[in-house]
Context: one part of a larger RNA
RNA sequence: GGCAUCUGGUGGAUGCCUUGGCGCGCAGAGGCGAUGAAGGACGUGGCACGCUGCGAUAAGCCAUGGGGAGCUGUGAGCAAGCUUUGAUCCGUGGAUUUCCGAAUGGGGCAACCCACCCGCAAGGGUAUCGUUACCUGAAUUCAUAGGGUGACGAAGCGAACCCGGGGAACUGAAACAUCUCAGUACCCGGAGGAAAGGACAUCAACCGAGACUCCGCUAGUAGUGGCGAGCGAACGCGGACUAGGCCAAUGCCUCAAGUCUUCUAACUGGAACCGUCUGGAAAGUCGGGCCUUAGCGGGUGAUAGCCCCGUACAGGUGUUGAAGGCAUGAGGAUACGAGUAGGGCGGGACACGUGAAAUCCUGUCUGAACAUGGGGGGACCACCCUCCAAGCCUAAGUACUCCUGCGCGACCGAUAGUGCACCAGUACCGUGAGGGAAAGGUGAAAAGCACCCCGACGAGGGGAGUGAAAUAGUACCUGAAACCGGAUGCCU
Numbered sequence: 001g002g003c004a005u006c007u008g009g010u011g012g013a014u015g016c017c018u019u020g021g022c023g024c025g026c027a028g029a030g031g032c033g034a035u036g037a038a039g040g041a042c043g044u045g046g047c048a049c050g051c052u053g054c055g056a057u058a059a060g061c062c063a064u065g066g067g068g069a070g071c072u073g074u075g076a077g078c079a080a081g082c083u084u085u086g087a088u089c090c091g092u093g094g095a096u097u098u099c100c101g102a103a104u105g106g107g108g109c110a111a112c113c114c115a116c117c118c119g120c121a122a123g124g125g126u127a128u129c130g131u132u133a134c135c136u137g138a139a140u141u142c143a144u145a146g147g148g149u150g151a152c153g154a155a156g157c158g159a160a161c162c163c164g165g166g167g168a169a170c171u172g173a174a175a176c177a178u179c180u181c182a183g184u185a186c187c188c189g190g191a192g193g194a195a196a197g198g199a200c201a202u203c204a205a206c207c208g209a210g211a212c213u214c215c216g217c218u219a220g221u222a223g224u225g226g227c228g229a230g231c232g233a234a235c236g237c238g239g240a241c242u243a244g245g246c247c248a249a250u251g252c253c254u255c256a257a258g259u260c261u262u263c264u265a266a267c268u269g270g271a272a273c274c275g276u277c278u279g280g281a282a283a284g285u286c287g288g289g290c291c292u293u294a295g296c297g298g299g300u301g302a303u304a305g306c307c308c309c310g311u312a313c314a315g316g317u318g319u320u321g322a323a324g325g326c327a328u329g330a331g332g333a334u335a336c337g338a339g340u341a342g343g344g345c346g347g348g349a350c351a352c353g354u355g356a357a358a359u360c361c362u363g364u365c366u367g368a369a370c371a372u373g374g375g376g377g378g379a380c381c382a383c384c385c386u387c388c389a390a391g392c393c394u395a396a397g398u399a400c401u402c403c404u405g406c407g408c409g410a411c412c413g414a415u416a417g418u419g420c421a422c423c424a425g426u427a428c429c430g431u432g433a434g435g436g437a438a439a440g441g442u443g444a445a446a447a448g449c450a451c452c453c454c455g456a457c458g459a460g461g462g463g464a465g466u467g468a469a470a471u472a473g474u475a476c477c478u479g480a481a482a483c484c485g486g487a488u489g490c491c492u
Stems, first nucleotide, its partner, number of pairs: 001491009015477001016441002020412002022409007029401002031157002039100003042055003046078002050074002061094006070082003105114003115126004128154009161192001162190005172179001176226001202209002213240005223231002244393003247337001252332005258326006267315003273288003277284001289306002291295001297309003342366008352378001373388005428435002448476001451463004
């Protein structure tokens, strides 16, 4: 030095576990905000660093309902206290709620600076825009513009869903221009719990149907298309759900107070087991019982229907809030649709790229009829059929989930599952937009090693003790491999 066996170190794989995720179902909620939101800054504890809570009344104040023995969050320590005269805790309502933030008195480099008016003070007011009423009021007589005051409203935030206004490119076409991607992404405006649409100037085919929306088919069909790539209906059928109304008022909408019904809080009751053996521990074994409208689930020193929390079931409350109905009162809107239909030019939408191109919208120029009338039936004409535009409203079926409750999973189990099981959008990186981790497990219980020894009053270790176990000692379950030692044997 090599090989083998054994034994350690290092390391953190594997197994087991789960507080966290992921997906779905049902139900709820679908908004918050000038009565100052969302989100923050700074404070706030006897000692107080972070988180949590709260706001100068600051881990809290008041009332009320629940509850019933402990309590002063995490947080284990000390101190000081509270509590059966009912605390802590839970529900509901109220009070307080610094500063920034739409931020709104002015300014500003957010959480800061500086004002004016009223008021003894405490405190209140002072942004802009819109609507409305009133007061004023130029050039300019009347007036108007302008100025001012009061009242009411708006503003900002929010995950997706929805409607509207704008609107790409990469890409595909094996290049590329029409085309496609796609009316997608993105930007803007607006609304609601849904939105939109909606009560035939619709289809159909000579039979008839009967608002709208959504789903399955029709059908990748008919079409469209540098007839390329591609795009792609409808009629009809089957389902979901069904609802029709109004234009001068007995109807509709909004509001007010009233009444009724339903649902809605914390919470309460809630059956039934003992012995033996093994073991550190019984829920395991064996023996014998019991309950069950409860043998879902979780916990307890191993695997518990009967130990604990619960579960089935039953009850309680009606505060508060929500929804719906009824009647009353107040207010408001609404005249059957002309610069419309149609036409020319230019565009756009329709599955339909200008095409034989109907239909719908309109930038521009034009421009009817008046139910004895008008529109449509895919150029156009006739016949026939059908409907009545240019006014308004309308639930349900449909879409979504930032959020709440309950439940489920041939979903994950710490390199997985969310980026985050852990003080994570943190540490850290970047001027910035932005990017973005790693990191779980002692034990049943801290019983977390009193005391002694070596050592530097260390680190670390040896005894002793605890424990079932300490090779479970907080560098803590298990503890693989790489890698590094030690012992023994053999070989060189």